[in-house]
RNA sequence: GCGCCCGUAGCUCAGUAGGAUAGAGCGUCAGCCUCCUAAGCCGAAGGCCCCCAGUUCGAGCCUGGGCGGGCGUG
Numbered sequence: 001g002c003g004c005c006c007g008u009a010g011c012u013c014a015g016u017a018g019g020a021u022a023g024a025g026c027g028u029c030a031g032c033c034u035c036c037u038a039a040g041c042c043g044a045a046g047g048c049c050c051c052c053a054g055u056u057c058g059a060g061c062c063u064g065g066g067c068g069g070g071c072g073u074g
Base pairs, nucleotide, nucleotide: 001073002072003071004070005069006068007067010026011025012024013023019057028044029043031041032040050066051065052064053063054062
């Protein structure tokens, strides 16, 4: 340089024939339980989806250009 894949909550990820207010597990915080803690149970907070533009009535999802990461290859 070229090809392919990925970028969604603090972390690991799901969400692909575009459709209603974007989810799970772990973690965090609060409550219950307990003498206290852990475990267990219950609840809450937390992201408008890497950035910019385009298509569309409507984009996390499609298209183009960037940025970042991974793999392969000259």

Source information:
This is a predicted structure of a 74-nucleotide RNA (transfer RNA) from an Oscillospiraceae bacterium. Its mean pLDDT, the model's own confidence on a scale to 100, is 81. Its Rfam family is "tRNA". By type it is a transfer RNA.